This is a predicted structure of a 106-nucleotide RNA (Guanidine-I riboswitch aptamer) from an uncultured Rhodobacteraceae bacterium.

RNA sequence: GAGCAGGAUGUCUAGGGUUCCGCCUUAACUAUAGGGUCAGGUCCGAGAGACAUCGCCGUUUUGGUAAAUCCCGAGCGGUACACGGCGGGGCAAAAUCCCGGGAGGC
Numbered sequence: 001g002a003g004c005a006g007g008a009u010g011u012c013u014a015g016g017g018u019u020c021c022g023c024c025u026u027a028a029c030u031a032u033a034g035g036g037u038c039a040g041g042u043c044c045g046a047g048a049g050a051c052a053u054c055g056c057c058g059u060u061u062u063g064g065u066a067a068a069u070c071c072c073g074a075g076c077g078g079u080a081c082a083c084g085g086c087g088g089g090g091c092a093a094a095a096u097c098c099c100g101g102g103a104g105g106c
Stems, first nucleotide, its partner, number of pairs: 007054006015044002020041002022038001023035003055079007063071002081101001083104001087099003
């Protein structure tokens, strides 16, 4: 300097805003309009958050096979580390969502 890999999904949380509900303001009225600097419900939601399932790797093992270092199943273990803009994207809108384990830094 280059390449490969650092897995996937679900539930939830930190967090997020305001389409709908609710709440507040206005109004003769059940309409309309406005308010997210309204605690909330619906909603979105983490590479660097939690849990679970699967996958992958190692090891042990029942069974199958002429036999096996092969195949199905099962048990145990592993799946490390991780500072991070600006700007843009989409949904109603925003975000630790996506661009992105990016740029950059160590």

It matches the Rfam family "Guanidine-I riboswitch aptamer". Rfam describes the family as follows. This family represents a conserved RNA structure found upstream of the ykkC and yxkD genes in Bacillus subtilis and related genes in other bacteria. The function of this family is unclear although it has been suggested that it may function to switch on efflux pumps and detoxification systems in response to harmful environmental molecules.